[in-house]
Molecule: transfer RNA
Organism: Candidatus Saccharimonadota bacterium
RNA sequence: GGUACCGUAGCUCAGCUGGUUAGAGCGUGGGACUCAUAAGCCCAAGGUCACUGGUUCGACCCCAGUCGGUACUA
Numbered sequence: 001g002g003u004a005c006c007g008u009a010g011c012u013c014a015g016c017u018g019g020u021u022a023g024a025g026c027g028u029g030g031g032a033c034u035c036a037u038a039a040g041c042c043c044a045a046g047g048u049c050a051c052u053g054g055u056u057c058g059a060c061c062c063c064a065g066u067c068g069g070u071a072c073u074a
Base pairs, nucleotide, nucleotide: 001073002072003071004070005069006068007067010026011025012024013023019057028044029043030042031041050066051065052064053063054062
């Protein structure tokens, strides 16, 4: 350099051939429980869905480009 895959919450990851509130577990904060702590229980916060542009009535999802990562290859 070429090809393929990936980029979604602090971390690990879902998200169904485009549709009306973007989710789970862990973690964090709070509550209740307890003599107290932990575990378990309840609640909450936290997202420019990597970026830019395009298609569409409508995009995390489709298309193009850019950036970053991984693997293979020369």